RNA sequence: AGAGUAAAAAUGCGUUCGUAAAGUGCCUGCCGGACGGGGAGUUGUCGGUGGGACGAAAAGCUUAUUGCUUGCGGUUCGCAUUUUGCAUCCCGCU
Numbered sequence: 001a002g003a004g005u006a007a008a009a010a011u012g013c014g015u016u017c018g019u020a021a022a023g024u025g026c027c028u029g030c031c032g033g034a035c036g037g038g039g040a041g042u043u044g045u046c047g048g049u050g051g052g053a054c055g056a057a058a059a060g061c062u063u064a065u066u067g068c069u070u071g072c073g074g075u076u077c078g079c080a081u082u083u084u085g086c087a088u089c090c091c092g093c094u
Base pairs, nucleotide, nucleotide: 001094002093007084008083009082010081011080012079013078014077017073018072019071026052027051028050029049030048031047032046033045037091038090039089040088058070059069060068061067
């Protein structure tokens, strides 16, 4: 000097939930996890949980039951493609 991961993001397809407003996103307390092969590990990151602020797109059909269809939501999960990719330190490997 170089290689390599977990994982993250975008897009596409399928799918779940909500539309009687949960979820997502934002702020915050607590708890926990993960972070190249090994060790350490954050003010970064992810998850769980409590609190707070903000806040929405319905329409048609059916007929009395909340059923179907088309939409809508920073909605869930899965798969595919592409891109990014150890915070940092020490050791190892080439």
Molecule: THF (Tetrahydrofolate) riboswitch aptamer
Organism: uncultured Ruminococcus sp.